Background: Glycine riboswitch aptamer from an Alphaproteobacteria bacterium, 91 nucleotides, folded computationally. Its Rfam family is "Glycine riboswitch aptamer". Rfam's curators write: This family represents the bacterial glycine riboswitch. Of the family's consensus pairs, 90% are formed in the model.
Formats: sequence, C1' cells, structure tokens
RNA sequence: CGAUCCCCAGCGGGAGAGACCGGGUCAUGCCCGGCGCCGAAGGAGCAACCACCCCGGUAAACUCUCAGGUACCCAGGACCGCCGGGGGGAU
Repeated sequence: CGAUCCCCAGCGGGAGAGACCGGGUCAUGCCCGGCGCCGAAGGAGCAACCACCCCGGUAAACUCUCAGGUACCCAGGACCGCCGGGGGGAU
C1' cells in the first nucleotide's frame, strides 16, 4: 500500500402456501379457535470426512416444521447486487 474474509448500517431485487370452517365484533378490517398447507427469519437433525479405548467433532438452499408464515396491501424474508463504516492484515 492494502486483497480474500468477517461484522454492522443504508438502498434495490426477493419465493412458497386456504379469498378455508366456526366464533367475537359488525368495520368485511381485526382477534380467537380448528383443520389443511408452506419453508427463505430463527431453531433442531444427519453424510462424507476428521479423530478414535469410550465419548465425539462437523454442512447446507437437504430433512423436520418447535417457532414463524398462509387472498391483495402492509410487515417479515434466506440469498443476490450496490454502497458506507468497523475488524483484520495476504501481497
């Protein structure tokens, strides 16, 4: 000089699944319950591999759906792009 990488913030994009049934209210918005459904907040689980006396370590966009979500709108949203700040210190 300052890369890969990590964290935080901002902006943009961002899927899926009942306009279900019943009740409350009586505004067709909201709330509660029931059943069905979805996976891309979060959470949990496992392979190869590593280690090995036992015990174990370790991954996801895979799996499970606890949580969450389930017409439009709003909100949320893994991930991607742009950009700012911080950490760090390859060359």